[in-house]
Predicted 3D model of a 346-nucleotide part of an RNA (large-subunit ribosomal RNA, domain IV) from a bacterium. The prediction has a mean pLDDT of 84. The sequence was found in a public genome assembly.
Context: one part of a larger RNA
Order: sequence, then C1' cells, then structure tokens
RNA sequence: UCUUCGUUAAGGAACUCGGCAAACAAGCGGCCGUAACUUUGGAAUAAGGCCUGCCCCCUCAUUGUGAUUAUAAAUUUUGUAAUCAUUAUGAGGGGGCCGCAGCUAAAGAACCCAUGCAACUGUUUACCAAAAACAUAGGUCUCUGCUAACACGAAAGUGGAUGUAUAGGGGCUGACGCCUGCCCGGUGCCGGAAGGUUAAGGUAAGAGGUUCACGCUUCGAACUGAAGCCCCGGUGAACGGCGGCGGUAACUAUAACCGUCCUAAGGUAGCGAAAUUCCUUGUCAGGUAAGUUCUGACCCGCACGAAUGGCGUAAUGAUAUGGGUACUGUCUCAACGAAGAGCUCG
Repeated sequence: UCUUCGUUAAGGAACUCGGCAAACAAGCGGCCGUAACUUUGGAAUAAGGCCUGCCCCCUCAUUGUGAUUAUAAAUUUUGUAAUCAUUAUGAGGGGGCCGCAGCUAAAGAACCCAUGCAACUGUUUACCAAAAACAUAGGUCUCUGCUAACACGAAAGUGGAUGUAUAGGGGCUGACGCCUGCCCGGUGCCGGAAGGUUAAGGUAAGAGGUUCACGCUUCGAACUGAAGCCCCGGUGAACGGCGGCGGUAACUAUAACCGUCCUAAGGUAGCGAAAUUCCUUGUCAGGUAAGUUCUGACCCGCACGAAUGGCGUAAUGAUAUGGGUACUGUCUCAACGAAGAGCUCG
C1' cells in the first nucleotide's frame, strides 16, 4: 500500500452524475390511532403514540380431576345445578424487586411528498442491458361451413381437432374510465361486369419449299379466345395523409371576419418546452440564501394528436426523476485498531 472488518470529537450530504456505499429504524407481539386519493376491494402493518422482565396477591372466563349437597328418571347408574379443593390456559386489577435499558442476546421493513412510464402477477438479451421492451386479460378488423381456413410434407399423411363460427387461424391495439374526428386522389383489399387490351388453343384467306402429279411440309392476315390489367364502385381499429399568402375592430396589440391560390382532405376532441421544443437555462409562479434538474401554468407544437391509439387513472414496480424527515466517516479531514495479502527464507 491492498482486501475484509471495528470505533470515532464537532458538524451532518457540505461528498457525488446521483445519499453510490454505509448508517439509522427494526418483534406481520398487544392496545390506541391512521390522511389525500380510490375501480369502495384498497391505500394500510399508512403515518404516529403507549405497553412489554421477574416475584406475590386478588378477580373473571375457559378447562381437567376429586369431594359434598340438592334435584330428575321410583333403587344401581346417568344427567343437571350449586359449593369446596386442586391442575392447566387466557385476560384484567393491585403491590413489590433490579437495571441506563425488560421484543434486554441473535435474527428480523427506514419512512414521507410529488411527477413520468407501464394497468396489474408474469417474461427477456445463459456470460456487460430486467426496462418504459415482450406478454397479458380486454377491444377491434379479417379469413374459415368442415376433406375448414392455415401450417408441415414432391406424396401418403399429420397437426388444426377426436374441435365445428360462444370454434379455429392471422393482423393491430393493450386493464379500467371518457373517447376514437376529416380524407377513398395514390397503394392494398372486396365487389362488378358493358367495353378496351391479352396467352396457348381453335379456325383460316393467302404465301413459300418439294414434286410430272397425287400429296407432304413450313409460314400465316382476318376472326374467335380466360384470369389479369385498364375501367366502374366500395373500404381507414387497411398502407397511409390531414396547406399557403394578403388584409381587417373606436389607444396599441391581436384578429371572431374577408379575399385569394392549391388540395383527396387540410389536424377535430384532448394534451403540449413533453421519454417529443432546435432556438432554450423560452416566460411567469413555487420550492432554495443561491435551482441548466423538479412541480404548476402559458402556447410561439423547429417536428403532439386520436387502436403505428389520444387523454385521464386507484393499485402495483430491485422502473426513471425531483424534494423532505431520520440517520450516518459520503464529506470537512482524517485518526486509531483487528485479521489476511503484499516482502524475505523454506
């Protein structure tokens, strides 16, 4: 010096990215008491306060044993009630003893306030990530009528399922509450069939080769000819999308209002410097002596926005962030001690 521990004056987070680590508190023992909020179940052991050992006496309750008396079944025996003695357990009251301290050792939740995210329990990167990611119940769309759809397999066949639309497959969303706006022009899907286009095939005018000829053979216009595509509709909890410029009110400012261009339609409700805000430490308020973080507002949303769900939300969380009480060697600022390692020899 290192590792693992122990103690520490005064202060008590001044440490630090951050109370990381450590410390504090500690008995799902008894009694009292317990807020906001809430889906009325919870939150909750919320928080917080008091008691707790040993000895003696008394009372009550429960309990086992024995004795006596009374009574019922006319006796034995049994039952019921009362009294006494005693055993055990629990509760309450009074008195006493000791100590700084009685859950006396050990072991055994620190707590509170506010916000984001995810409803929850659960799952995950075996060996750097446990989470806000995945899953989930619930919601919704779509396919599937049974030899089901779908999947595996050249096939036989098997799963689906010894199931049958309250079933099964696939996609998206993700408890619950309030909701889920506008656009079908593009892409996809569904439906339609008049017309256009269109393959093989059919049919076939005609042309070429060969031949003396009959024939054989090659090419072939026109016509006919399915799905698909073009076309016509529908469809957003399908893929997706959801504007610009100029002017205007009796202070100023702003613009309910007007004009104009473009579009398939121009972002509704709700939320908003947000896990989204560049400018930005936006501005105001709160908290601090002092706050790039935090909370509440404002709205000028670079570049929120409605099942790629929007906004709320009790409970839950080894989740993320800010604050507080208590507590401490985290620190001011270091000191001392213990065991081991390090060093030498073997």